The part of an RNA shown here (small-subunit ribosomal RNA, 5' domain) has 519 nucleotides and comes from an uncultured bacterium.
RNAcentral holds the full RNA, with entries from ENA.
Its mean pLDDT, the model's own confidence on a scale to 100, is 83.
It matches the Rfam family "Bacterial small subunit ribosomal RNA".
Context: one part of a larger RNA
RNA sequence: GGAUGAACGCUGGCGGCGUGCCUAACACAUGCAAGUCGAGCGAAGCGCCUUACUUGAUUUCUUCGGGAUGAAAGUAUUGUGACUGAGCGGCGGACGGGUGAGUAACGCGUGGAUAACCUGCCUCAUACAGGGGGAUAACAGUUAGAAAUGACUGCUAAUACCGCAUAAGACCACAGCACCGCAUGGUGCAGGGGUAAAAACUCCGGUGGUAUGAGAUGGAUCCGCGUCUGAUUAGCUAGUUGGUAAGGUAACGGCUUACCAAGGCAACGAUCAGUAGCCGACCUGAGAGGGUGACCGGCCACAUUGGGACUGAGACACGGCCCAAACUCCUACGGGAGGCAGCAGUGGGGAAUAUUGCACAAUGGGGGAAACCCUGAUGCAGCGACGCCGCGUGAGCGAUGAAGUAUUUCGGUAUGUAAAGCUCUAUCAGCAGGGAAGAUAAUGACGGUACCUGACUAAGAAGCACCGGCUAAAUACGUGCCAGCAGCCGCGGUAAUACGUAUGGUGCAAGCGUUAUCC
Numbered sequence: 001g002g003a004u005g006a007a008c009g010c011u012g013g014c015g016g017c018g019u020g021c022c023u024a025a026c027a028c029a030u031g032c033a034a035g036u037c038g039a040g041c042g043a044a045g046c047g048c049c050u051u052a053c054u055u056g057a058u059u060u061c062u063u064c065g066g067g068a069u070g071a072a073a074g075u076a077u078u079g080u081g082a083c084u085g086a087g088c089g090g091c092g093g094a095c096g097g098g099u100g101a102g103u104a105a106c107g108c109g110u111g112g113a114u115a116a117c118c119u120g121c122c123u124c125a126u127a128c129a130g131g132g133g134g135a136u137a138a139c140a141g142u143u144a145g146a147a148a149u150g151a152c153u154g155c156u157a158a159u160a161c162c163g164c165a166u167a168a169g170a171c172c173a174c175a176g177c178a179c180c181g182c183a184u185g186g187u188g189c190a191g192g193g194g195u196a197a198a199a200a201c202u203c204c205g206g207u208g209g210u211a212u213g214a215g216a217u218g219g220a221u222c223c224g225c226g227u228c229u230g231a232u233u234a235g236c237u238a239g240u241u242g243g244u245a246a247g248g249u250a251a252c253g254g255c256u257u258a259c260c261a262a263g264g265c266a267a268c269g270a271u272c273a274g275u276a277g278c279c280g281a282c283c284u285g286a287g288a289g290g291g292u293g294a295c296c297g298g299c300c301a302c303a304u305u306g307g308g309a310c311u312g313a314g315a316c317a318c319g320g321c322c323c324a325a326a327c328u329c330c331u332a333c334g335g336g337a338g339g340c341a342g343c344a345g346u347g348g349g350g351a352a353u354a355u356u357g358c359a360c361a362a363u364g365g366g367g368g369a370a371a372c373c374c375u376g377a378u379g380c381a382g383c384g385a386c387g388c389c390g391c392g393u394g395a396g397c398g399a400u401g402a403a404g405u406a407u408u409u410c411g412g413u414a415u416g417u418a419a420a421g422c423u424c425u426a427u428c429a430g431c432a433g434g435g436a437a438g439a440u441a442a443u444g445a446c447g448g449u450a451c452c453u454g455a456c457u458a459a460g461a462a463g464c465a466c467c468g469g470c471u472a473a474a475u476a477c478g479u480g481c482c483a484g485c486a487g488c489c490g491c492g493g494u495a496a497u498a499c500g501u502a503u504g505g506u507g508c509a510a511g512c513g514u515u516a517u518c519c
Base pairs, nucleotide, nucleotide: 001519002518003517004516006515007514008513009512010511013391014390015389016388017387018386019384020383021349026347027346028345030344031343032342035091036090037089040088041087044084045083046081047080048079051076052075053074054073059068060067061066098302099301100300107227108226109225110224111223112222113221114220117219118218122215123214124213125212126211127210128209130164132162133161139154140153141152142151143150144149170195171194172193174191176189177188178187179186180185200207201206228274229273230272235265236264237263240262241261242260243259244258245257246256247255277299278298279297280296281292282291283290284289304325305324306323307322308321327338328337329336330335355381357380358379359378363377364375365374366373367372394424395423396422397421404415405414406413407412428460431454432453433452434451438446463508464507465506466505467504468489469488470487474503475502476501477500478499484491485490
């Protein structure tokens, strides 16, 4: 000198774009953050409608006995709904969002391999969808419990569940031929045997279902190289290293188990200890390098702590389940409930870091045929000079060099064209009028915002640090090795350009200084 997710002191006009718990992965009140589909299903409620029955207001006729009319209500029934909230069922809750505790590791980066693998939704192609069955939630009844939550009996549906049929193709075991290679092997063709499918809905336009193959996308595994410090850490290792067999996995493999052998790693630093998420990038530097890993993007890991599996195409799952532990809460003391490292917000910690805001209008995501619903992702707004950038705080003329202030050799000198005064201008702010793009027919949170126009007043808008040398900028007074200053050298003990104040000056400027850290 440059830089910062900065903080502190003094000061503070406006706008744009960014950015904002670096500390306690500390504890959390409250609200919201993942739902959706009635074009899969049955029932319930509500509204409307059809029909039947019961009761029967009103009106009218009357021979006063009654007849006709039939509002409104109730019961049953038919159909219906941009209706309601539960339930079964499907898809999605494995994405999106947060954090960096752990991890020195195939975790990450880079380059390869899979002849050792999987892939819902999507695209293409091929072949199909025949005929049956038994349940169960909801619901009703009984019942246990303070509650959370159950238990029993009965009824019912499906794109829920289960057999059977069919099998082009697929898979399994058997046995054959051809070609090829990269070690295990791979590919193609033909054979007979065995195994496994399906679901309907419809507004009639479609949307779905099953099987197989291919693609796309996403993932999984393995390997080469690279990836901090310490030897005041020198030996480490029994599933350890290898083999055989079996199991397990989507798949290879000590991944697991049994048996057999005794190996494997290490001075090219094993093991142990400390520290740490990694990278693209960012800062600095002419570069080589050094430092960092906030924001944005990619990967990984985690979700109060530890462990476990279930479901599923995908999890060993932040707002799913089970167990244990700590903590908090409810309790009728028997037992239960919870998990902000989602967005806001609270307490605490700290030098220190924001609103319990608006909207799904846009971009995207989930569900749905769609309308649409959901979306604290996202788009915006609010707060903070936290950073960068831009603008302003006026311009011209103006000497009697006014007053005041400081100083003085008392003559003067400085402040100083500075002010006053005269003549102008209106960027910003304020006032009034108009008023977008962002959206395609409609739909705009932002927002009456950006922007444009008009009138109006120099009005509403300057500070901070420094002035001994380094280092641009000096005098007076006070103090008297005191009070104090200080980055280094060093100032201060009676004329201090170094302390304090004043005047003047220098530098930067809505900032200026200080502190911390890096180059």